[in-house]
Context: one part of a larger RNA
RNA sequence: AACGAACGCUGGCGGCGUGCCUAACACAUGCAAGUCGAACGAGAAAGGGGCUUCGGCCCUGAGUAAAGUGGCGCACGGGUGAGUAACACGUGGGUAACCUGCCUCUAAGAUUGGGAUAACCUGUCGAAAGACGGGCUAAUACCGGAUGCAAGCUAUCACUUAGAGAUGGGCCUGCGCACCAUUAGCUAGUUGGUAGGGUAACGGCCUACCAAGGCAAAGAUGGUUAGCUGGUCUGAGAGGAUGAUCAGCCACACUGGAACUGAGACACGGCCCAGACUCCUACGGGAGGCAGCAGUGGGGAAUUGUUCGCAAUGGGCGCAAGCCUGACGACGCAACGCCGCGUGGAGGAUGAAGAUUUUCGGAUCGUAAACUCCUUUCGAUCGGGACGAAUCGCUCGCGACCCAAAUCGUCGCGCGCUGACGGUACCGAGAGAAGAAGCCCCGGCUAACUCCGUGCCAGCAGCCGCGGUAAUACGGGGGGGGCAAGCGUUGUUC
Numbered sequence: 001a002a003c004g005a006a007c008g009c010u011g012g013c014g015g016c017g018u019g020c021c022u023a024a025c026a027c028a029u030g031c032a033a034g035u036c037g038a039a040c041g042a043g044a045a046a047g048g049g050g051c052u053u054c055g056g057c058c059c060u061g062a063g064u065a066a067a068g069u070g071g072c073g074c075a076c077g078g079g080u081g082a083g084u085a086a087c088a089c090g091u092g093g094g095u096a097a098c099c100u101g102c103c104u105c106u107a108a109g110a111u112u113g114g115g116a117u118a119a120c121c122u123g124u125c126g127a128a129a130g131a132c133g134g135g136c137u138a139a140u141a142c143c144g145g146a147u148g149c150a151a152g153c154u155a156u157c158a159c160u161u162a163g164a165g166a167u168g169g170g171c172c173u174g175c176g177c178a179c180c181a182u183u184a185g186c187u188a189g190u191u192g193g194u195a196g197g198g199u200a201a202c203g204g205c206c207u208a209c210c211a212a213g214g215c216a217a218a219g220a221u222g223g224u225u226a227g228c229u230g231g232u233c234u235g236a237g238a239g240g241a242u243g244a245u246c247a248g249c250c251a252c253a254c255u256g257g258a259a260c261u262g263a264g265a266c267a268c269g270g271c272c273c274a275g276a277c278u279c280c281u282a283c284g285g286g287a288g289g290c291a292g293c294a295g296u297g298g299g300g301a302a303u304u305g306u307u308c309g310c311a312a313u314g315g316g317c318g319c320a321a322g323c324c325u326g327a328c329g330a331c332g333c334a335a336c337g338c339c340g341c342g343u344g345g346a347g348g349a350u351g352a353a354g355a356u357u358u359u360c361g362g363a364u365c366g367u368a369a370a371c372u373c374c375u376u377u378c379g380a381u382c383g384g385g386a387c388g389a390a391u392c393g394c395u396c397g398c399g400a401c402c403c404a405a406a407u408c409g410u411c412g413c414g415c416g417c418u419g420a421c422g423g424u425a426c427c428g429a430g431a432g433a434a435g436a437a438g439c440c441c442c443g444g445c446u447a448a449c450u451c452c453g454u455g456c457c458a459g460c461a462g463c464c465g466c467g468g469u470a471a472u473a474c475g476g477g478g479g480g481g482g483c484a485a486g487c488g489u490u491g492u493u494c
């Protein structure tokens, strides 16, 4: 000097940040990934109205809700740092050894058939989770024929194939990247070749056969520790230490293993198996995974709300309106940090009272107070009151573009609408010095001195050291010094 700090005493306000460093311990509850009716078939109810033979029927609600098939998304965003000493990361290259949904550009195009299946109806089993059977039906679901391919129509949107781009990735590689030699030898798919398999792709990546190689004192192998970097802290620098927040990369998602789908995963809120744990059970069997946001228990010196909103920015889906979004934007808590402001200003005595001290004359607190004049920041009260808003919509209005034409579509003008924060920021008014100072230290280092008490006791202490009857070092008073909404202590780093 610094800190994601903690502890003690104290505590007025604001702005901006930061906030489980420990148990990658276990988790109640709610929310955190949906969306599309312009792909498809089907389709309620409550409520309201009417009729009624009081059984019910019709209209509306509504082609709405909820569900299903199908498409896209769920591989992003968010969390954590357990593992990893490694092409994990950083940096520079290579890929003639590769992939890339959505997006952009170019070229060509979209024909004709078929059989099912969920939803629905119905039956059976089961405590449940759920499972199985029969019957019906659609598609941009599935399967054929033609063409190289295809789902369809003017446009918008969407689709198929080929090529290019952009973006994102895979793989290879030079160099850099912790400690221990009280770890010296390690290695059989091991090192290389041939052939085959596998992959988007090279490769012992895998298999068969053949050869006997490969690494190592320039540290192999083993062990310990650790996510890496931009950065951060310190320092004149060199260096040392560190890797919270923010940003890039990597790894992980109860523990271990495996694959499926897909452009992309071996997938945090998907599937399967095994294990530990928790819960339900009719004991036959089932369900679950907060290292998402809040929150709970536990651990700990120690770390916050089970808040508001999609108004903005961004993301997913959708032609769009829009829906979803604990990303994000906000508010809340905490002096945890940094920065700023205030707790008043001017005048005021040969100097009140009081306190301390005294050589008893006095000295100090001290212009300090009182008193006079003034100001009103911040806070409190009252009143006004935002920026952040751009979108989006428009039956009607105007203009331009598109087009063979255009009412469709696109763009511009105009008009109307949208704010969680928030009656917040900010502005104004009135009142009145009014509501706002502590903490540590005073032997030397080190700025700051006296009195009393105590008597090697009680105690202090970072080091040197103080204390045994005159203690500037212990405890108290007065005075003084330092910093200040903080001040000290402890811990850690330089």
Base pairs, nucleotide, nucleotide: 001493002492003491005490006489007488008487009486012341013340014339015338016337017336018334019333020299025297026296027295029294030293031292034072035071036070039069040068047060048059049058050057051056079252080251081250089176090175091174092173093172094171095170098169099168103165104164105163106162107161108160109159111145112144113143114142120135121134122133123132124131125130178224179223180222185215186214187213190212191211192210193209194208195207196206197205227249228248229247230246231242232241233240234239254275255274256273257272277288278287279286280285305331307330308329309328313327314325315324316323317322344374345373346372347371354365355364356363357362378435381429382428383427384426388421392416393415394414397413398412399411400410401409438483439482440481441480442479443464444463445462449478450477451476452475453474459466460465
RNAcentral holds the full RNA, with entries from ENA. A computed fold for a 494-nucleotide part of an RNA from an uncultured soil bacterium, annotated as small-subunit ribosomal RNA, 5' domain. It matches the Rfam family "Bacterial small subunit ribosomal RNA".